The part of an RNA shown here (large-subunit ribosomal RNA, domain IV) has 314 nucleotides and comes from an Opitutia bacterium.
Rfam family: Bacterial large subunit ribosomal RNA.
Context: one part of a larger RNA
């Protein structure tokens, strides 16, 4: 120097992607306890007091009181204020990822009446279920609140039956070849005709989709209005620089002495939007972001020191 610790003056995050790592706290009693809430929580919230006392004895040491309960060791929450996401406890990449991913009660669509739908299997047969629609299989969503808008033109899926098309086969019928003929064999032509497909009708918590130009108010600017095109309809409600915002460090406003991050507003959404669910939303989180307090050798800047280990032998 290296590992593993200990202590450090003033300073206290000035380190740094980032408080990373340390370091504060920590047991038990007492008082105390906002805020928001689904009234169960938040809550050990914060925060703040205690943790022994009396006699005798230089001392070792005796001896007595009270109370649930006397932390010298070791054990033994850092605390708080926003924002995203994800309801939660769960589960995941055995050996880089534990998460916002899976899953979950919860919702809704759908298919099945029972020899049930589904599924293994060539068969038998067996799950399904020794169950029966409050059952069982699929798809999605993903607690709980308030809500889920428009389009059926494409594709998908369900229904009808009237028209078209529409194979064989069945029915009639021409025409070749050969044969004397029966027939044999070849080539058309009509008739009628399942299923599908054409056509209709439904259908969105099915797959999906949800404009564009122009011009208008007595400053100006914007346009509630008017026109015009296209289309099956033209993005409703609620959100919004957002895990979505290119431009962009947008612009105001908080916070800072100074803030590309972070919170509140605005809305010009290059390119959010409603079960590929939208907005909120207490609790929860070894999830992800910003603050603050306390606290420390993270640092200004280093300093001291303690044990280990090298070398050699087993």
């Nucleotide at each position: 120097a290296u590992c593993u610790c200990u202590c450090u003056a003033a300073g206290g995050a000035a380190c740094u992607c980032g408080g990373c790592a340390a370091a504060u706290u920590g047991a038990c009693c007492c008082c105390g306890u906002a805020u928001g809430u689904u009234a169960g929580c938040u809550a050990u919230a914060a925060g703040g007091g205690g943790u022994g006392c009396c006699c005798c004895g230089c001392g070792a040491g005796g001896g007595g009181c009270c109370g649930c309960a006397g932390c010298u060791a070791a054990g033994c929450g850092c605390a708080u204020c926003a924002a995203c996401c994800g309801a939660c406890u769960g589960u995941u990449u055995a050996g880089c990822a534990a998460a916002a991913a899976c899953a979950c009660a919860g919702c809704u669509c759908u298919c099945u009446g029972c020899u049930a739908a589904g599924u293994c299997g060539c068969a038998a047969g067996a799950c399904g279920a020794c169950g029966u629609a409050u059952a069982g299989g699929g798809a999605g969503u993903g607690a709980c609140a308030c809500g889920u808008g428009a389009c059926c033109a494409a594709u998908g899926c369900g229904g009808a039956a009237a028209g078209g098309u529409g194979a064989a086969a069945a029915c009639c019928u021409g025409g070749g070849g050969u044969g004397c003929a029966a027939g044999c064999u070849c080539c058309g032509g009509g008739u009628c005709u399942a299923a599908g497909c054409c056509c209709c009708c439904g259908u969105g918590a099915a797959u999906g989709u949800c404009g564009g130009c122009c011009g208008u108010a007595a400053c100006u600017a914007u346009a509630a209005c008017g026109g015009u095109c296209c289309u099956a309809a033209g993005g409703u409600a609620g959100c919004g620089a957002a895990a979505u915002u290119c431009c962009u460090u947008g612009u105001c406003g908080g916070g800072u002495a100074a803030g590309u991050u972070c919170c509140g507003a605005c809305c010009c959404g290059c390119a959010c939007g409603a079960a590929u669910c939208g907005u909120g939303u207490a609790a929860c989180g070894a999830g992800u972001u910003g603050a603050u307090g306390a606290c420390u050798g993270u640092c200004u800047c280093g300093g001291a020191g303690a044990g280990a280990g090298g070398c050699c032998c087993a």